Predicted 3D model of a 1464-nucleotide RNA (small-subunit ribosomal RNA) from an uncultured prokaryote. The prediction has a mean pLDDT of 85.
[in-house]
RNA sequence: CCCUUAGAGUUUGAUCCUGGCUCAGAACGAACGCUGGCGGCAUGCCUAACACAUGCAAGUCGAACGCCUGUAGCAAUACAGGAGUGGCAGACGGGUGAGUAACACGUGGGAAUCUACCCAGUAGCUCGGAAUAACUGCGGGAAACUGCAGCUAAUACCGGAUAAGCCCCGAGGGGGAAAGGAGCAAUCCACUAGUGGAUGAGCCCGCGUCCGAUUAGUUUGUUGGUGGGGUAAUGGCUCACCAAGGCGACGAUCGGUAGCUGGUCUGAGAGGACGACCAGCCACACUGGGACUGAGACACGGCCCAGACUCCUACGGGAGGCAGCAGUGGGGAAUAUUGGACAAUGGGCGCAAGCCUGAUCCAGCAAUGCCGCGUGGGUGACGAAGGCCUUAGGGUUGUAAAGCUCUUUUGGCGGGGAAGAUAAUGGCGGUACCCGCAGAAUAAGCCCCGGCUAACUUCGUGCCAGCAGCCGCGGUAAUACGAAGGGGGCUAGCGUUGUUCGGAAUCACUGGGCGUAAAGCGCGCGUAGGCGGGCUGGUCAGUUGGGGGUGAAAUCCCGGGGCUCAACCUCGGAACUGCCUUCAAUACUGCCAGUCUUGAGUCCGAGAGAGGUGAGUGGAAUUCCUAGUGUAGAGGUGAAAUUCGUAGAUAUUAGGAAGAACACCAGUGGCGAAGGCGGCUAUCUGGACCAUUACUGACGCUGAGGCGCGAAAGCGUGGGUAGCAAACGGGAUUAGAUACCCCGGUAGUCCACGCCGUAAACGAUGGGUGCUAGCUAUCAGGGCUUUAAGCUUUGGUGGCGUAGAGCUAACGCGUUAAGCACCCCGCCUGGGGAGUACGGUCGCAAGAUUAAAACUCAAAGGAAUUGACGGGGACCCGCACAAGCGGUGGAGCAUGUGGUUUAAUUCGAUGCUACGCGAAGAACCUUACCACCUUUUGACAUACCAAUCGUGGAUAUUGGAGACAGUAUUCUUCAGUUUGGCUGGAUCAGUGACAGGUGUUGCAUGGCUGUCGUCAGCUCGUGUCGUGAGAUGUUGGGUUAAGUCCCGCAACGAGCGCAACCCUCACCCUCAGUUGCCAUCGGGUAGAGCCGGGCACUCUGGAGAAACUGCCGGUGACAAGCCGGAGGAAGGCUGGGAUGACGUCAAGUCCUCAUGGCCCUUAUGGGCUGGGCUACACACGUGCUACAAUGGCGGCGACAGUGGGAUGCAAUGGGGCGACCCGGAGCUAAUCCCCAAAAGCCGUCUCAGUUCGGAUUGCACUCUGCAACUCGAGUGCAUGAAGGCGGAAUCGCUAGUAAUCGCGGAUCAGCAUGCCGCGGUGAAUACGUUCCCGGGCCUUGUACACACCGCCCGUCACACCAUGGGAGUUGGUUUUACCCGAAGCCGGUGCGCUAACCGCAAGGAGGCAGCCGACCACGGUAAGGUCAGCGACUGGGGUGAAGUCGUAACAAGGUAGCCGUAGG
Repeated sequence: CCCUUAGAGUUUGAUCCUGGCUCAGAACGAACGCUGGCGGCAUGCCUAACACAUGCAAGUCGAACGCCUGUAGCAAUACAGGAGUGGCAGACGGGUGAGUAACACGUGGGAAUCUACCCAGUAGCUCGGAAUAACUGCGGGAAACUGCAGCUAAUACCGGAUAAGCCCCGAGGGGGAAAGGAGCAAUCCACUAGUGGAUGAGCCCGCGUCCGAUUAGUUUGUUGGUGGGGUAAUGGCUCACCAAGGCGACGAUCGGUAGCUGGUCUGAGAGGACGACCAGCCACACUGGGACUGAGACACGGCCCAGACUCCUACGGGAGGCAGCAGUGGGGAAUAUUGGACAAUGGGCGCAAGCCUGAUCCAGCAAUGCCGCGUGGGUGACGAAGGCCUUAGGGUUGUAAAGCUCUUUUGGCGGGGAAGAUAAUGGCGGUACCCGCAGAAUAAGCCCCGGCUAACUUCGUGCCAGCAGCCGCGGUAAUACGAAGGGGGCUAGCGUUGUUCGGAAUCACUGGGCGUAAAGCGCGCGUAGGCGGGCUGGUCAGUUGGGGGUGAAAUCCCGGGGCUCAACCUCGGAACUGCCUUCAAUACUGCCAGUCUUGAGUCCGAGAGAGGUGAGUGGAAUUCCUAGUGUAGAGGUGAAAUUCGUAGAUAUUAGGAAGAACACCAGUGGCGAAGGCGGCUAUCUGGACCAUUACUGACGCUGAGGCGCGAAAGCGUGGGUAGCAAACGGGAUUAGAUACCCCGGUAGUCCACGCCGUAAACGAUGGGUGCUAGCUAUCAGGGCUUUAAGCUUUGGUGGCGUAGAGCUAACGCGUUAAGCACCCCGCCUGGGGAGUACGGUCGCAAGAUUAAAACUCAAAGGAAUUGACGGGGACCCGCACAAGCGGUGGAGCAUGUGGUUUAAUUCGAUGCUACGCGAAGAACCUUACCACCUUUUGACAUACCAAUCGUGGAUAUUGGAGACAGUAUUCUUCAGUUUGGCUGGAUCAGUGACAGGUGUUGCAUGGCUGUCGUCAGCUCGUGUCGUGAGAUGUUGGGUUAAGUCCCGCAACGAGCGCAACCCUCACCCUCAGUUGCCAUCGGGUAGAGCCGGGCACUCUGGAGAAACUGCCGGUGACAAGCCGGAGGAAGGCUGGGAUGACGUCAAGUCCUCAUGGCCCUUAUGGGCUGGGCUACACACGUGCUACAAUGGCGGCGACAGUGGGAUGCAAUGGGGCGACCCGGAGCUAAUCCCCAAAAGCCGUCUCAGUUCGGAUUGCACUCUGCAACUCGAGUGCAUGAAGGCGGAAUCGCUAGUAAUCGCGGAUCAGCAUGCCGCGGUGAAUACGUUCCCGGGCCUUGUACACACCGCCCGUCACACCAUGGGAGUUGGUUUUACCCGAAGCCGGUGCGCUAACCGCAAGGAGGCAGCCGACCACGGUAAGGUCAGCGACUGGGGUGAAGUCGUAACAAGGUAGCCGUAGG
């Protein structure tokens, strides 16, 4: 430069917030399931650093050396090979990650070092000597191997000489090398000494590098010094002595975990996680120890020792180490061939040829990953078949297929055939690649489809089977389970699981919080630390800029290039944000120096105060004691009782004693850091404030640890004890009452001293400083004036203030901040488990403090909203209570229900809101139920086809229980018409579609209905307020029957309800008078609107009028309205009706009807006969009739209204005691009929089971009907039950009402005590709203929202799970002390042995074995620390549809709740 930051689901009735859980993304050395064509490039034991069979992985040099064998040669010799001496290499390459928290690694520096082979340059390379392996001989041993004697070579070993340079030194001097080989030769390769380089390695240092403080102290070679030793080299590396240090809160030590890095994954980044492959470093090589050799090792394929394991063995003894490449077993969810080649690259040896190379290059296996390609392309129907769905029309699969046509990537066959090599050498490989041929041919799956999240239907299943990442699906209409069709996504893969980062701002550096959600230590003093006022100068550590070094390569990024592309490979650049160094800048911070006064402090002066401490003192009250008065009660409670009292209480008077607490003053008052502090007096004493501005000169703020103070309860010792009062005792209450209430009462409360150290220790608000509107009250001071509710100032304490700003999720905070900033400390990170366990510290104890995990849930929570609810509050209403009247509950009967019974007793309705309800009327029918019989395209609808008939009866008759089936006789022959057998109609046979179902689901539905409730409410638009749910309006003050109206008001309007409009009753006017009426006129009768006539009246039914708080007075706010009055038929809604808002109850009804799904189809359909719905130990509801005198009976006999009436109402007349019968005028009905109204009046009965009451039963009848047995109603005679006014409880009614009396109607053949109507007679009472019930409005609390019939706590019982304690037991690890002490180096010794040197010799020097010592691995003994496993029993915890006991909490939760403590 460029690129770059996404959210969603889930707590609620809804909302905002807090907060966790979950998802979408990317990634992987992966695994598992289903599936699988090809190629390229990568990758492939993450587990047991478990054990390993077999083969290979490090040799090479004859140009260092002798010997042996073979071949050739007569031989010399040449070539090839073998073992050995010797040289170089086996310290590289390859593997693994156990250990290691460390200078191991990373990065940057440093000085006291070594470095074979290589390079450069310097000087040399001389003279001698003694051995030894191989070999030979003789032995030992099973083997491995080995002993003795003898021979021999060298670039093996030793000595002398020489010494430029080198080393040592006392500066005189001393010391120390070498090797030769090849070649015809030139020459080449070796060798010695030393110098420099290169490379590699060793050492030291700064910085960086995981978790735990429930690890706080650690260290004795430890820290330093001096001196020896040791090393290539510095150094306690080691030793002796000396000193007593060193490390640690900036985390030592200890414990756990871990190879480190470049990098990899993720992420916008900062970060987080990881450290496979590739690359750098380290460490390790069966476990532990050790050294040897060497330039280099304490050595993966070397040695020694110890240990474990495996193997061989002749039992004496030996051998071994795949964490090299393959491979095997084992472990595991899981990871490959006992392949080819040294052709390339590289390594070792060699002069070289070359040999070796499981390094490497290749091949094989595996979809393990990344990348690329293919499985065909075109055309092809208003669309085949099949499948699926369907509203039955169609839609969809779907141009998909078929068909036609084209192509040949891939794969197959045939042919050619590389680069990689530079002259030769090619494993890969007859590979890549190229050409040709045939042929759509060889090649598609997986997951998902309720939301998040792209994609929908049908069937099956029926809280089953199952799904599920979270929320959650499944209990008969499942887009969520299973299948199918269809669709979506990805594709040789797709899903699942696991893990990491992300999303998560959910540990917040970038980038969070702490009043109530988790979170401010109870409060102060103060150490370390952090932070810190004004000015000046210096310095340049931090800071900033420039330069230099480094930051390996690879990776990432950018730009090129090469494989057909890509993956991949490659070149260049950039980058590597870091570290070191140098130069410079000097504002800020730091540091040094100086100075200042505003921060802080000091002196002087004045006042206020329940500040603290110890001492003294006062009055009131309670209790007790003494005495007096006095008598029967007192006390206590909701009511009581326990208790006290005739031995004199309570009450009252006087005196006395004791202890504790301090009324009034007293206050949103004062003081204190907090806890806390209250009579008065004085003592000692702390702090704050004000005023003056003299002094010091930043002396300050905060404060991890630390120290101190710290209510109540509690503990220890000793006192004290009046009142109160845990525990305890008693009395009550209660289902119980270990409580609430009452009577007693001990610790304690009080004092002294000492502990404890916690509280809802709260303003649930840490401390400090500065800044940011006000108004008002008060406390302590000061100043000023106009002297007052004055103005002003400092410090404190309160209120208001969002219509001041700002903040907040909201509530709220708001100069006493929760505002705006800075500094310091403390604390939080989902709920439960749990402030618990273990460990530590403290405590006499109680306990406090610090403080987890397993497991479990998808929430837990804050604030606010709307409801609902409250044994919360305020207001109001209703026959809600009260006041009254009459009932029910008791009796008999009627009727409905439950229950029981039954073949069936059909079904539904079930608190109010089922129960004289559906049913306005079950003998058959109805009828749905039961039994028997019978029928199957059906009793009913549509369609096709064949046939028949084209009318309606009547009569008789046969079979049958009937449905029905048949026969005969007789009368009569359909409708329309376009005049065409044209249309229609009927019956029957057949067909398969279908009919049919009072079968099921009212919890799939429509419609209708009940109920709250005729209660006054329920909403909307716009505006406004609030982040939002929502609020406002609709609340408030009045008023009303009313959200009715008025006023006020951030609301203004509107809608559904209320009211009104409608009907009816009540007055009047008018119009109209027949069937109604009859005042006047006339006629007329036994009587009568009977007649003429009339329409005045009554009445009928049309149209009007009237009532509106309109008028007056009072009241109210000059309102709405209310009260009273006038007038009026009626007065404040005149009475009654119709009319039922948004909604509630999954209310009722699938059996009125309609209807989705399901079910039956010779039956769950249709028909019929009989039965049942009418049963009857019982229980309940609703009624009727009564119990009598307000009555019964007899007699007399007046007055209604609504209605109904042609298969009907029926008058008059006749018969019957009567029900009723005979007969029948009139009436299509204001005309005729039902129709008699009854309560009433008069008389009698006289309180009794009656002249009450009428059940039950007998006999005889009447009526309806096909038919009254089951099972109708009525009549007469006879019979004459219970019952004497009804327990607890409960219902209706406020005026023409209740009560009482009769009348009518629907249904209906018949059947009414029910229902729906009608009129007659006609009351009582309402003080009032405390209470019961229901309702309305406002407000308040709430942990309720399925909404109090709510929610919810704990014990106990049962099952499961994890966990603490636990006598102990098993193992790991570690520490201390001691014992043992292999191999080995080191030190000592070395009398045994001994080639080179010295010496004539003896011997010496030197060396070796051996022995001794120090150190030390393994091992052992003892005592600890720590971690883990198991553990009888035991403690609590968690979880689990319907267990037990209670009712603690949420409302005043029925005793307000909660916190700390103590007892039970």